Predicted 3D model of an 89-nucleotide RNA (Bacterial small signal recognition particle RNA).
RNA sequence: GGCCUUAUGGCAAUGGCGGUCUUAUGAAUCGAGUCAGAUCCGGAAGGAAGCAGCUAUAAAUAGGUAUCGCCAUGUGCUGUAAGUUAAUA
Numbered sequence: 001g002g003c004c005u006u007a008u009g010g011c012a013a014u015g016g017c018g019g020u021c022u023u024a025u026g027a028a029u030c031g032a033g034u035c036a037g038a039u040c041c042g043g044a045a046g047g048a049a050g051c052a053g054c055u056a057u058a059a060a061u062a063g064g065u066a067u068c069g070c071c072a073u074g075u076g077c078u079g080u081a082a083g084u085u086a087a088u089a
Base pairs, nucleotide, nucleotide: 001085002084003083005082006081007080008079009078010077011076012075013073014072015071016070017069018068019067020066021064022063023062024061025060032055033054034053039048040047041046
């Protein structure tokens, strides 16, 4: 120097898990806002509580180009060591 050998470090790739970001869904009530109708207080003007509906959202669920971390690998490249082998001295 060589080796589809082994071990190990680094980088990448692949797979898995979790997070960030993002999209959608998402609270009969035990959350918020707005509260038709109806109710209550008042002589009146007005006020109060507030069901349904609607709105955004929480826990959560499903997905996504991306990004971060961890784990794994009989994937790729590279470094080191061991083994083995060739040449030379």
It matches the Rfam family "Bacterial small signal recognition particle RNA". About the family: The signal recognition particle (SRP) is a universally conserved ribonucleoprotein involved in the co-translational targeting of proteins to membranes. Rfam links the family to the GO terms SRP-dependent cotranslational protein targeting to membrane, signal sequence recognition and signal recognition particle, plasma membrane targeting.